[in-house]
Molecule: transfer RNA
Organism: Hadesarchaea archaeon
RNA sequence: GGGCCCGUAGCGUAGCCAGGAUAACGCGCAGGCCUUCGGAGCCUGAGAUCGGGGGUUCGAAUCCCUCCGGGCCCGCCA
Repeated sequence: GGGCCCGUAGCGUAGCCAGGAUAACGCGCAGGCCUUCGGAGCCUGAGAUCGGGGGUUCGAAUCCCUCCGGGCCCGCCA
């Protein structure tokens, strides 16, 4: 220098290819029920404007451009 993959709640993931407007699930967290207490179980809730910016569009986590971070492969010089 070239190519590919990944980045979404505290953690782990889905959704992206084929755009549809309250972003889902599990663990964890908070509260409640239950229990002598705790755990388990059941119920409820908080929490991510989707790595940053820009573009396209009526509408972007999703498509395009660029940058940042992480990983892998190839090449060049010595």